[in-house]
Context: one part of a larger RNA
RNA sequence: GGCGUAUGGUGGAUGCCUUGGGUCUGAGAGGCGAUGAAGGACGUGGUAAGCUGCGAUAAGCUUCGGGGAGCUGCACACGAGCGUUAUAUCCGAAGAUUUCCGAAUGGGACAACCUAAUAUACUGAAGGUAUAUUACUCGAAAGAGAGCCAACUCCGUGAACUGAAACAUCUAAGUAGCGGAAGGAAAAGAAAACAACAGUGAUUCCCCAAGUAGUGGCGAGCGAAAAGGGACAAGCCCAAACCAAAUCCACUUGUGGAUUCGGGGUUAUAGGACUGCAUUUAGAAACUAAUGUCAAGCUGAAUCAUCUGGAAAGAUGGGCCAUAGCAGGUGAUAGCCCUGUAAGCACAAAUCAUUAGGGACGAGCAGUAUCCUGAGUAAUGCGGGACCGGAGGAAUCUUGCAUGAAUUUGUCAGCACCAUCUGAUAAGGCUAAAUACUCCUCAGACACCGAUAGUGAACCAGUACCGUAAGGGAAAGGUGAAAAGCACCCCGAACAGGGGAGUGAAAUAGUACCUGAAACCGUACGCCU
Repeated sequence: GGCGUAUGGUGGAUGCCUUGGGUCUGAGAGGCGAUGAAGGACGUGGUAAGCUGCGAUAAGCUUCGGGGAGCUGCACACGAGCGUUAUAUCCGAAGAUUUCCGAAUGGGACAACCUAAUAUACUGAAGGUAUAUUACUCGAAAGAGAGCCAACUCCGUGAACUGAAACAUCUAAGUAGCGGAAGGAAAAGAAAACAACAGUGAUUCCCCAAGUAGUGGCGAGCGAAAAGGGACAAGCCCAAACCAAAUCCACUUGUGGAUUCGGGGUUAUAGGACUGCAUUUAGAAACUAAUGUCAAGCUGAAUCAUCUGGAAAGAUGGGCCAUAGCAGGUGAUAGCCCUGUAAGCACAAAUCAUUAGGGACGAGCAGUAUCCUGAGUAAUGCGGGACCGGAGGAAUCUUGCAUGAAUUUGUCAGCACCAUCUGAUAAGGCUAAAUACUCCUCAGACACCGAUAGUGAACCAGUACCGUAAGGGAAAGGUGAAAAGCACCCCGAACAGGGGAGUGAAAUAGUACCUGAAACCGUACGCCU
């Protein structure tokens, strides 16, 4: 030095575990903010660095309700206290307090700081103290706005990589990004719609139609709609004609015009005004009452012995409950030990729901001469955009520029255009539900992960650390049933480490702590060289 056997060190794989995650489901909630938010700074404890809570009333104050023997958060120590049958701690609801910064708002500023004016008080004075007010925009005033927030929604603006095996039309994509606005949903919405000689009857969403009809350097690709089947269902209000009033203007002095307000009226089988006749049934919201709902919470069945063991819930034997054999815990695996579970009970205000009352608004017949029925609009030309449709034979929708109608014997549409026919009634507005989403709350689920996994984060993690900054971004879980966490002695310089002793089922479970693989490093013995 090699090989073998035995036994250690180092190391932290593996196994087992789970406080944490992941993905969903059902309910709820869908906002907070000048009554100062979100987020922070600084304080606050007997000792108090951190986290948590709280705010100079500072791990808290008040009231009401619950609860009932212990308590002074994490945090297991000392000290000082509180409470024990109902004013402790604790839980729920409603209040009070709530420094400074922050939209930040008296002015300023390098956020958590500096410094004013006015009024009042201390007061006589002050470069003093205390309290209140003092930003901007809109509004006559009352008052409102602003800032923050995960996704969902609408509007505006709007790429490129990429694909086309290059690339320019095209695609990616009206996507990402940016800006604005709002709600619990938003948007859309009661036919100038579809359809096809038969009919339907607002919108939205799903299935299907269908990868069809189409479109397309007819390349890559893009890609409907009606009909049919479902979810849900709900319809309405103005403008105008006409009438009345007020104010102003004009003049021919009782007429005309303008504005405002009130009545009237709201549609295609045209309707309304106007003229004549006639006249009240269904049923919103606010509000009122009743009932139910919602907090902490309460009651809640039934097991013993022997054996093994450190420990019984295991084994054996004999019982019991069950509207409860979901689950978790307890010294191994418990329906009957504990918390619970099924079932039942209690319950403040507000909320919400249902029912009853309440009632805005709402209806008809005949006549048809006249009047009204949304104008820089429809349409056309030029240039864009949206539609399945890339300008095409190109309807439809939209609109920057230029032109510019008709008025019910009207107008628009039915994919150029014309005729016939059919359908509708533009140029004003509102509208629940079915639909989308989840920062958040409660309850639950899982052929999801089990510490290099699962969130980046099971642990004081968006931390330590890196970067001028935007930003990037870790590692790190497990003694034991219980600290019983090794009194006392010895070696040692030792508050290092170890040996005894003791605890414990176990200490090769000793806080560098469950198990403890391999690489790597030793020790003892045997054999070989």

A computed fold for a 529-nucleotide part of an RNA from an uncultured Bacteroidota bacterium, annotated as large-subunit ribosomal RNA, domain I. It was read from a public genome assembly.